[in-house]
Model confidence (mean pLDDT): 81 of 100. Predicted 3D model of a 74-nucleotide RNA (transfer RNA) from a Clostridiales bacterium. Its Rfam family is "tRNA". It is annotated as a transfer RNA. NCBI's taxonomy places the organism under Bacteria, Bacillati, Bacillota, Clostridia, Eubacteriales. The sequence was found in a public genome assembly.
RNA sequence: GUUCCCGUAGCUCAGCAGGAUAGAGCGUUCGCCUCCUAAGCGAAAGGUCUUGGGUUCGAAUCCCCACGGGAACG
Numbered sequence: 001g002u003u004c005c006c007g008u009a010g011c012u013c014a015g016c017a018g019g020a021u022a023g024a025g026c027g028u029u030c031g032c033c034u035c036c037u038a039a040g041c042g043a044a045a046g047g048u049c050u051u052g053g054g055u056u057c058g059a060a061u062c063c064c065c066a067c068g069g070g071a072a073c074g
Base pairs, nucleotide, nucleotide: 001073002072003071004070005069006068007067010026011025012024013023019057028044029043030042031041032040050066052064053063054062
C1' cells in the first nucleotide's frame, strides 16, 4: 500500500435479510439470609450502539467518509 473482519453497559459478548421499551453473563451498589464472611436469593444504577453525513415513515442494523483494533497478501 491492497483486501477482509471487528467497534453495543466497567469487562466478555448477543441482538445486525430495518419496526414494539436496546439485552445477557460477570463486576459494582443496596437489601434479605447468616453470630460474621463466603455462597445463595431479590432489586437498582450503569448505554444518546466509535465520530460525522446519507437513505427511510422508522437505523445498533443499510450506504458513504473519518477514527481505533485485528488478520491476510505485498